[in-house]
Context: one part of a larger RNA
RNA sequence: AGACGGGGACCCACACAAGCGGUGGAACAUGGGGUUCAAUUCGAUGGUAAACGAAGCACCUCACCCAGGCUUGACAUCUCGGGAACCCCGCAGAAAUGCGGGGGUGCCGCAAGGAACCCGAAGACAGGCGUUGCACGGUCGUCGUCAGCUCGUGCCUUGAGGUGUACUGUUAAGUCAGCGAACGAGCGCAACCCUCAUCCUGUGUUGUUCUUUCACGGGAGACUGCCGCCUCCAAGGCGGAGGAAGGUGGGGAUGACGUCAGAUCAGCGUGACCUUUAUGCCUGGGGCUACACCCAUGUUACAAUGGCCGGGACAGCGGGCAGCGAAGCCGCGAGGCGGAGCCAAUCCCUCAAACCCGGUCUCAGUUCGGAUUGCAGGCUGCAACUCGCCUGCAUGAAGUUGGAAUCGCUAGUAACCGUGGGUCAGCGAUACCACGGUGAAUAUGUUCCUGGGUCUUGUACU
Numbered sequence: 001a002g003a004c005g006g007g008g009a010c011c012c013a014c015a016c017a018a019g020c021g022g023u024g025g026a027a028c029a030u031g032g033g034g035u036u037c038a039a040u041u042c043g044a045u046g047g048u049a050a051a052c053g054a055a056g057c058a059c060c061u062c063a064c065c066c067a068g069g070c071u072u073g074a075c076a077u078c079u080c081g082g083g084a085a086c087c088c089c090g091c092a093g094a095a096a097u098g099c100g101g102g103g104g105u106g107c108c109g110c111a112a113g114g115a116a117c118c119c120g121a122a123g124a125c126a127g128g129c130g131u132u133g134c135a136c137g138g139u140c141g142u143c144g145u146c147a148g149c150u151c152g153u154g155c156c157u158u159g160a161g162g163u164g165u166a167c168u169g170u171u172a173a174g175u176c177a178g179c180g181a182a183c184g185a186g187c188g189c190a191a192c193c194c195u196c197a198u199c200c201u202g203u204g205u206u207g208u209u210c211u212u213u214c215a216c217g218g219g220a221g222a223c224u225g226c227c228g229c230c231u232c233c234a235a236g237g238c239g240g241a242g243g244a245a246g247g248u249g250g251g252g253a254u255g256a257c258g259u260c261a262g263a264u265c266a267g268c269g270u271g272a273c274c275u276u277u278a279u280g281c282c283u284g285g286g287g288c289u290a291c292a293c294c295c296a297u298g299u300u301a302c303a304a305u306g307g308c309c310g311g312g313a314c315a316g317c318g319g320g321c322a323g324c325g326a327a328g329c330c331g332c333g334a335g336g337c338g339g340a341g342c343c344a345a346u347c348c349c350u351c352a353a354a355c356c357c358g359g360u361c362u363c364a365g366u367u368c369g370g371a372u373u374g375c376a377g378g379c380u381g382c383a384a385c386u387c388g389c390c391u392g393c394a395u396g397a398a399g400u401u402g403g404a405a406u407c408g409c410u411a412g413u414a415a416c417c418g419u420g421g422g423u424c425a426g427c428g429a430u431a432c433c434a435c436g437g438u439g440a441a442u443a444u445g446u447u448c449c450u451g452g453g454u455c456u457u458g459u460a461c462u
Base pairs, nucleotide, nucleotide: 001462002461003459004458005457007456008455009454010453011452012451013450015446016445019409020408021407022406023405026300027299028298029297030296031295032294033293034291035290042053043052064286065285066284067283068282069281070280073125077124078123079121080120081119082118083117086103087102088101089100090099091098092097107114108113127275128274130273131272132271136269137268138264139263140262141260143258148187149186150185151184152183153182154163155162156161167178168177169176193252194251195250196249198220199219200218201217202216203215204214223246226240227239228238229237230236302402306361307360308359309358310357311356312355318349319348320347323342324341328337329336330335368399373394374393375392376391377390378389379388415438416437417436418435419434420433421432
């Protein structure tokens, strides 16, 4: 100087408390451990792994296993020989592939030849999701949006080092003020950026339907500026006025010096090592979907603040040409036929749901709950057996509020309700990312738990 303490003082945070809803019990979905397997590819493992890499595992993907094949190779550059490329057919085969037949003759150049492409030969070489994240770049997680981390000169010390950065007040903040052997400065904080809330203004078709809403631009506005009180009459704090908004207005982007030899060689790049008729490449099939168990994250419930039936109302964000697909017709339905319109403020996806009104059920494992299973169908796709989604009828399981323990959230938040999107042929999405609708309770406290900051103290630790 640090680190640590079941030392001290002060301070902060959904850290506790106060409150609301959950998880832990059930069924299922998904991920992980374990076990099994020919293989169940690999990585991630307290917080900081486990709906994580996966924003889409039937083939492909694919890295795993079995089998059949290839060896200058599926891909790149170079040399030589042949042929335009390319298209069609037959035989063997599960395919990859092998053998054979036919068609076809292009472009540049007078020609020789050349360009793209294909086949063959030999060798230089290719290839490797093989190893090492304890060789690395890049990127990311975490402490932590925490308020800290440093430098120049000066001063103090034999020195390491200290001071500055301490103290007092204040702040969300090393924020600011006062004072002090310090005076300044940098990276952080804040501000500058985006967005939402108010107003003014310009332009408006596809929007509105008679001039506002709206859309896209430009601007104004908020600064403790004004008043009162408190304070050292400093920084600032409390209250008030005005205002759409008030003391950082709400949200986002933004993550200091560093820590964890944290994560990633399987996104990519890359050193070294290893492999090279295989650890590379092609193909068919299987596997990643297994199942006595255990864990994690979720969904649906256990019902009457509810279920079901009929009628009625109100969004916002988005997406669409190998696409979105209207009306109409068929089907109980999934869906089919149909094709208008739309490269989209124009057309479509697109009737939001919770909600409101009326009716019914009357506390029951039920008209709750929907797992599981049978049959019949629909759709995508070369192909739904392993292993897709959806519909109808039937079947109706566990579950009556969940032990110890444990999580989220302070306001348009939690909770509840639906909607859109990415990925995507289809979809195992209950996930993720966004969007609006309805809309609370509680905290005027910091003793305790957890994490963190400043000062100080002890130490046999570094």

The prediction has a mean pLDDT of 86.
Predicted 3D model of a 462-nucleotide part of an RNA (small-subunit ribosomal RNA, 3' major domain) from a Candidatus Peregrinibacteria bacterium.
Lineage of the source: Bacteria > Bacteria candidate phyla > Candidatus Peregrinibacteriota.